[in-house]
RNA sequence: GCCGCCCUAGCUCAGCUGGUAGAGCGAUUCACUCGUAAUGAAUAGGUCGUCGGUUCGAAUCCGAUGGGCGGCU
Numbered sequence: 001g002c003c004g005c006c007c008u009a010g011c012u013c014a015g016c017u018g019g020u021a022g023a024g025c026g027a028u029u030c031a032c033u034c035g036u037a038a039u040g041a042a043u044a045g046g047u048c049g050u051c052g053g054u055u056c057g058a059a060u061c062c063g064a065u066g067g068g069c070g071g072c073u
Stems, first nucleotide, its partner, number of pairs: 001072007010025004019056001027043005049065005
């Protein structure tokens, strides 16, 4: 330098045939308990790496750009 893949909640990841963003773990609160753990219930938490475009509508399609991983030279 060229090619491919990844970036979504505090962490690990779904969702990528365009239609109001999810799970598990973690956090907080409550219940249960003599108490703790475990268990159960609820709540909070993300404008989907960034910028722009297409569209009535974009995490999803297109372009540019940043970071990471792998391959080739």

Record summary: Predicted 3D model of a 73-nucleotide RNA (transfer RNA) from an Opitutaceae bacterium. Rfam family: tRNA. Model confidence (mean pLDDT): 82 of 100.